The RNA shown here (small-subunit ribosomal RNA) has 1473 nucleotides and comes from an uncultured bacterium. The sequence is in RNAcentral, with records from ENA. The prediction has a mean pLDDT of 84. Rfam family: Bacterial small subunit ribosomal RNA.
RNA sequence: AGAGUUUGAUCCUGGCUCAGGACGAACGCUGGCGGCGUGCUUAACACAUGCAAGUCGAGCGGUAAGGCCUUUCGGGGUACACGAGCGGCGAACGGGUGAGUAACACGUGGGUGAUCUGCCCUGCACUCUGGGAUAAGCUUGGGAAACUGGGUCUAAUACCGGAUAUGACCUCAUGCCGCAUGGUGUGUGGUGGAAAGAUUUAUCGGUGCAGGAUGGGCCCGCGGCCUAUCAGCUUGUUGGUGGGGUAAUGGCCUACCAAGGCGACGACGGGUAGCCGACCUGAGAGGGUGACCGGCCACACUGGGACUGAGACACGGCCCAGACUCCUACGGGAGGCAGCAGUGGGGAAUAUUGCACAAUGGGCGGAAGCCUGAUGCAGCGACGCCGCGUGAGGGAUGAAGGCCUUCGGGUUGUAAACCUCUUUCAGCAGGGACGAAGCGUGAGUGACGGUACCUGCAGAAGAAGCACCGGCUAACUACGUGCCAGCAGCCGCGGUAAUACGUAGGGUGCGAGCGUUGUCCGGAAUUACUGGGCGUAAAGAGAGCGUAGGCGGACAUUUAAGUCAGGGGUGAAAUCCCGGGGCUCAACCUCGGAAUUGCCUUUGAUACUGGGUGUCUUGAGUGUGAGAGAGGUAUGUGGAACUCCGAGUGUAGAGGUGAAAUUCGUAGAUAUUCGGAAGAACACCAGUGGCGAAGGCGACAUACUGGCUCAUUACUGACGCUGAGGCUCGAAAGCGUGGGGAGCAAACAGGAUUAGAUACCCUGGUAGUCCACGCCCUAAACGAUGAACACUCGAUGUUGGCGAUAUACGGUCAGCGUCUAAGCGAAAGCGUUAAGUGUUCCACCUGGGGAGCACGCCCGCAAGGGUGAAACUCAAAGGAAUUGACGGGGGCCCGCACAAGCGGAGGAGCAUGUGGUUUAAUUCGAUGAUACGCGAGGAACCUUACCCGGGCUUGAAAGUUAGUGAAUGUGACAGAGACGUCACAGUCCUUCGGGACACGAAACUAGGUGCUGCAUGGCUGUCGUCAGCUCGUGUCGUGAGAUGUUGGGUUAAGUCCCGCAACGAGCGCAACCCUCGUUCUAUGUUGCCAGCACGUAAUGGUGGGAACUCAUGGGAUACUGCCGGGGUCAACUCGGAGGAAGGUGGGGAUGACGUCAAAUCAUCAUGCCCCUUAUGUCUUGGGCUUCACGCAUGCUACAAUGGCCGGUACAAAGGGCUGCAAUACCGUGAGGUGGAGCGAAUCCCAAAAAGCCGGUCCCAGUUCGGAUUGAGGUCUGCAACUCGACCUCAUGAAGUCGGAGUCGCUAGUAAUCGCAGAUCAGCAACGCUGCGGUGAAUACGUUCCCGGGUCUUGUACACACCGCCCGUCAAGUCAUGAAAGUCGGUAACACCUGAAGCCGGUGACCCAACCCUUGUGGAGGGAGCCGUCGAAGGUGGGAUCGGUAAUUAGGACUAAGUCGUAACAAGGUAACC
Repeated sequence: AGAGUUUGAUCCUGGCUCAGGACGAACGCUGGCGGCGUGCUUAACACAUGCAAGUCGAGCGGUAAGGCCUUUCGGGGUACACGAGCGGCGAACGGGUGAGUAACACGUGGGUGAUCUGCCCUGCACUCUGGGAUAAGCUUGGGAAACUGGGUCUAAUACCGGAUAUGACCUCAUGCCGCAUGGUGUGUGGUGGAAAGAUUUAUCGGUGCAGGAUGGGCCCGCGGCCUAUCAGCUUGUUGGUGGGGUAAUGGCCUACCAAGGCGACGACGGGUAGCCGACCUGAGAGGGUGACCGGCCACACUGGGACUGAGACACGGCCCAGACUCCUACGGGAGGCAGCAGUGGGGAAUAUUGCACAAUGGGCGGAAGCCUGAUGCAGCGACGCCGCGUGAGGGAUGAAGGCCUUCGGGUUGUAAACCUCUUUCAGCAGGGACGAAGCGUGAGUGACGGUACCUGCAGAAGAAGCACCGGCUAACUACGUGCCAGCAGCCGCGGUAAUACGUAGGGUGCGAGCGUUGUCCGGAAUUACUGGGCGUAAAGAGAGCGUAGGCGGACAUUUAAGUCAGGGGUGAAAUCCCGGGGCUCAACCUCGGAAUUGCCUUUGAUACUGGGUGUCUUGAGUGUGAGAGAGGUAUGUGGAACUCCGAGUGUAGAGGUGAAAUUCGUAGAUAUUCGGAAGAACACCAGUGGCGAAGGCGACAUACUGGCUCAUUACUGACGCUGAGGCUCGAAAGCGUGGGGAGCAAACAGGAUUAGAUACCCUGGUAGUCCACGCCCUAAACGAUGAACACUCGAUGUUGGCGAUAUACGGUCAGCGUCUAAGCGAAAGCGUUAAGUGUUCCACCUGGGGAGCACGCCCGCAAGGGUGAAACUCAAAGGAAUUGACGGGGGCCCGCACAAGCGGAGGAGCAUGUGGUUUAAUUCGAUGAUACGCGAGGAACCUUACCCGGGCUUGAAAGUUAGUGAAUGUGACAGAGACGUCACAGUCCUUCGGGACACGAAACUAGGUGCUGCAUGGCUGUCGUCAGCUCGUGUCGUGAGAUGUUGGGUUAAGUCCCGCAACGAGCGCAACCCUCGUUCUAUGUUGCCAGCACGUAAUGGUGGGAACUCAUGGGAUACUGCCGGGGUCAACUCGGAGGAAGGUGGGGAUGACGUCAAAUCAUCAUGCCCCUUAUGUCUUGGGCUUCACGCAUGCUACAAUGGCCGGUACAAAGGGCUGCAAUACCGUGAGGUGGAGCGAAUCCCAAAAAGCCGGUCCCAGUUCGGAUUGAGGUCUGCAACUCGACCUCAUGAAGUCGGAGUCGCUAGUAAUCGCAGAUCAGCAACGCUGCGGUGAAUACGUUCCCGGGUCUUGUACACACCGCCCGUCAAGUCAUGAAAGUCGGUAACACCUGAAGCCGGUGACCCAACCCUUGUGGAGGGAGCCGUCGAAGGUGGGAUCGGUAAUUAGGACUAAGUCGUAACAAGGUAACC
C1' cells in the first nucleotide's frame, strides 16, 4: 500500500466482499511447564448455610461462666479478666452493583461578600458549684414465639440547674474597604448561653473562641446521544412584596400582587444511556467503547417517610404500604447476598461454601490487643499477554512402507534406522530465603511455604497439533462421487477425466495452540473539517418576491471581541511516549522526564475579520433625453375557412379506405350560385427574429400598466448579494357555479382488420376544449445545467441602440445563435450565454428493488398533492464510448436471386430411400437449408452387426514358450448344421541348427459393429470459389480500440489506379498444374495409306512409304500487345483490326481466418467407462424385402415433332484369363452346343441410338401406355419358398399433360439420343460415375422474393432477433400494511380513600429535676385527638406504545405452468412525462 466482482471487451460511477488490528468472549479439534494478569456482558431473578462492624473495665453499676484461695457448703475473696446492661466513639468509611438518570448527573474552569465540617494541628481562655432519675439487678405478671407490662434498688465522662466568660445576637454613633446585595473595625447600652472526669504520678480527656487542614453543601460559564413522522410548551408557571424553612442562596414553601417565562442557536415530548480519566482502531482528523484499575454520581426487595448524628433521609438502622419467602399454638411474628464464598434459575458463557491478619490500610482503645470475605495469598479455567521445552551433531544402499508414474523413475527424505553428544522443563534427593518495618522489658512474631532459588542423580528419556492448498492468498496430485452427496467470505465449484465436494499422499501457514462465530475500528475519499459530488451515472427546488441568518466596496481614525506572542494557575494518580532501574530475559513492576493539543487569568501586538466614528464614488439606485418589442389586463372591430338554415341550378351517386363497410342521398345528397346565423381560431408577413421571472405570448384598434436597452454623468452615498421558514405566480388535464357550443374530440356506438382486436383505420358522437368567477398546484415545468460578481485567445451570422461623414469599412454597449483556443471532462462534449479559473449564499445526493408505497401529520369539494420510512430481497442497477450481430433503418454492389425463356417435379403406374406401423427381429447410423437412388460402387446363404434355437470357453483370428505330428486329402456313421466318432491315404523344404503348416497343453494374453463424435485424431458437409481474414512498425485514443482495410473511380476479385498518418507484409483472389481448341517439330506399331507396286469377290490384305489422320513427347501462340472514343495525361472501359482463339478463351483440380459442441467411436485410429462359460465366438433357420398410410428422389407414360414394321449411315470412352468370346449350328426368345482369336491402338464385348429412306396406323383409353396376373421356360448359384434377373405366349390397370405451391438451366448449355464401366456367381441398376451424337430459346432490367459483400444509422441484443423482455392469472415460501376485535405495557389527568411521618392546632389525660407561687397550682413537656401535605390502592375517560387476529391488500423470491406481445430496430401505431 491494495485486491475480487456489473461488460464480448473498455473507461467511469457505484455498491457488495476480502486481506490488518482488537476482545471480560463463546464454540470445534488438540493440549507439556512457568510467570503476570483476568473471569455472570444474560435475571437490579430468587436465595439454604457460614462469615463480612465492632471496640473501650483507663466512663459506670456490677460479676453470669471458667482459674486460684477459702468456706459454717447458703456463700465469700482474689487476679486474669468479662457475658448481659447504662455510657462513649465507630457503624455515613471500607466492599457491591449500574436499575434509574439526558440532569449542574458528569467533565472542565470559576464563584460562595449565601455555607457547614466529628476525629487531627496551632493559638487564647477555662474546667466552679448543685440536683433528681434510670437500665442492668431483684421481684411479679402476659405471650407459642418475637417480645413485653407492673413494683422496687442503684451508678456514671448518662441527664438537668446555678455561677463566671472572650465571643454571638439586637439598638445607637462612627472609621476603612469592596463588585450590587455588602464586608470589616471601634465605642455605649441590652439579651440569652460552657464544662467531666479517669487512671495514676505522668498523661489522657472535657468546655468556649479564633485560625489551619481535610471533607462536604449550594450557584454559574462552557462541553459531550438519536428523533421535527414530537412545533409549540408552561399556573408555582415568570417576577415582586411579606412571612416560613435551611448550615446556607433560592417559588424551596405559603399569602397577596403583576402577566409573565421558554422555543427553529430546537423548547415540550418520545427513544436510548450511569459520566469521566481512559481503552480499541486510525498516518492524522476522526469513529467505536466505558470490563479490569482510578475519580464522581446513583441505588440497596418495590414505593413513601422521617429519627439519631459533625455527617444519612442510612446495603448488613427504624416506621408505614406492597409483592414474595419462612415460623406459628392462627392470636401474631420474622426476613431482604447489587458484601465474600456458595445454591437454584436464566444463558453460548464466567471460578473455592479455601488460608491469614505476616504485610498494607481501616474502627475502637492510653496500650497490649480485639475486629476487619478491605486486603495479602492460595485453588479452578490456554480466557489473555509473555517466556521455555518437546532434543543437538553426524548419517545414502537415497532402506522398507506409503503415494504418484511417461514404468525409466520421482517423492516422503537426512527424514528414519544407526553412531556420537547434551539434560532446560517435568521426576527424585539434599540445602533453603528476601518480603520484618513495627510492637514488646523480654521471649517471640510469615498466610504464602519447605514456595522461589541453589546443588546433586538417571535417562532422549514423559511432552504436537490445528487450519488451509480455484482466484483474491503462500501451498497439487491420485482415487471416490456424478447438479447427487456436498462446499462457499465474494466471484463461484459439482450434470463421468472436479488442483473448488469426500479420502489419501504431498505441500503451505501458524504453533500449545489453531480455526470458526459474534462485535468494533480500518481499508471506505462509501457522510468527504482534513477530504466527495449534483447537464447525461443518485443529486439544481417549476419560477419569482422577500423575513431571519450567512457573506459583503474605497480611505482615515478609535477599540481590542475574534486573531497572534510571552508569563501565571489548573489540566489528580494510573495509562500512552522517551530515558534509566528491578525480577536470568520478556510480559510485569518501578523512578525521572515529556505529554495531557483544554479551560481560566495577566501583560503586550494591531496586518486581517468584527464593534464605534467620519469621509468617498467605482457596487446599487434616481433624474434627463431617446428606442425596440406576439410583455400584461380590459373593451371594441375585421376578413378567410368550417358547419348549419333558406332559396336557385342540377342528377345519381357521394363519402371513406391498403381494400371496404357502417354513413348521407330520388323525401333530390355530393357539386355549384346567392342570402342569412353562430362559435372558435387568427393563413401570408414568420426569421436558431422579439418580449417575459418562469408557465407562456402571434389579426387590427383604443385605454390602463410592468419590465428592458442606449446616451448623458446631474443627484443619493454601500442603500448590496443570497435567501431556511413565509407569500405570490404557475401549461395541460381535472373540480364547483352560471353561460356558450361552429369545428375538434376522451367515454360510448357502429363498420372494418384480426386467431382474438375492449386498439391502430373509418362513420358518428357526449363531457371537455371557449367566457366569467372560485379551486386544484402538478409535467421530460428541460439548457434534464440554482442565483450574483470578477477573470481567461478569437472567428462569423443576426436583433436593438450609440458615435463617426448617408452607405461601405472599421468601433462600442446590450441580447440571440454557430465554430473554435487554453482549460475542464469517464467520455460524448462544454468552451466570455462555461460544464474553465475563483468568491458568497441557498436547494439537493449517498447501491438497485421494495417506493415516492405504507403509517402519521398538513393542504384540497373531490381527484389528489406535500412530507416520507421499515421489514424483506439482489450483487449488481447505472453512464459514456468500442467491436460485432440484428432491424418489417438507409445508400451502393453481386449471384439462374427475381424478371425473360426452355424443360420438369407436385396428379398416374412402377422402382428406390425414409417416416410411421407391424414384428421374435424387422441391426445401426444420417434428420431444415447442409438427412431421405445417403454410408450401400450391388442383403437369397455368406455379407450381418438383428431375432429364435443348438454349441464352445485361453477361445474363430494374432504373438511368446516347450512337446508331437508334414500340411493335407478321402470314405463311413449320428446330427439341421456347427461339430463329434471311426477308418484309410499321404510323409514337404533344409546349409540338418531349423523352417512352413497342423494338433493338443499351460500361462501371459485375446476379443467386443458394446457406451460416449458433448473427451479426441483423421476425413467430410455448409456458409462459399463468397472476397474477404490478419500482422509488424508508426500515429491517434486514459482505454476497449481505431488508422492501414475508409474515401473517388474501376474490377469476376481487398483486381488495379488516384487521394490519404500511414508505410509495408502474410493467408486468400489471380497466375503457376491437368484437359479441350490452333500450329510447328521429333518418332512411326498393333495406328495411317497420298504417291509407287502386288493381290482379292471385298478388306492397308501384302511390299513399301512417313506425306495425311492419329498416337506419344517437346515447343509456339493471347499480352488490352496495336488503332480509335471515354476517363483524373491514371486504373480501366467501349468499339475495331488481325487471329484457331480477345479481354480470367471453355472445363477441371485448387476451398483464407473462421461458423454450425454440424456429421462420423459402424472405414480407420484412440482416452475413459463397461462385458469376460459372454455384450466374445461357431452354426441351422429367420429377419434387414412387413404394409392402412405420409414424404423424398427417379423411371415409364399419357402419344402423330408419335407408335409399329422393313431397309440404311455416323461415335467416343471403356472392359476382358475364375475373363471377353468371333465364324458356325440349335432354339420364336432368354439361351444352348462349340470354341478361332485375344492378357489386347492387333482379337472380343459391339448392335451405337436418335438420324435418313420407305410402309402402316388416323386421334381412339387407341397398333398410345405398359402395370398387374396366369401359364411355360432360360441362366447364375449348395440352394431362387419367404426373396433373383431375363425370355415366350396370354392378360392389358391407372394415365388424355397434372391444385396450392415448387425445381433445374445463360451455349456446345438446356432438352433429347444411345454407349461403357465400377460393385458383381447372379441380380433388385430405372441408381451412380463417365462417354460421345443431335442441338435450342431468352436476359428490358434490379422495383420486388432469397442469399451474400461493403459504408452508414439505431439498439435495453453479445448463447448475439430462434435475442431480449412486460403484465394479469395459477402454485409454493417469506416479510409487511389494513382490519371487527382482543391482550398487555408506559406516562399523565380527574375524583375517592388516605398508612407511616414532619409541620400546625388542641391537649379535660400523664409528667422526678429547673423557674414562679407554694395549699396546690402555673409555666414547660408528652400521650391522645384534629388539620394541611402525603405512598400504595380504587374508580373513570382519554393519550401513547406493543403483542395477537377471521379476513383482506399489494410486495419480494422461486430451471423448464397459462394468456397475450407492451418496450428495446422506424420493435412493426416513434417512445416517454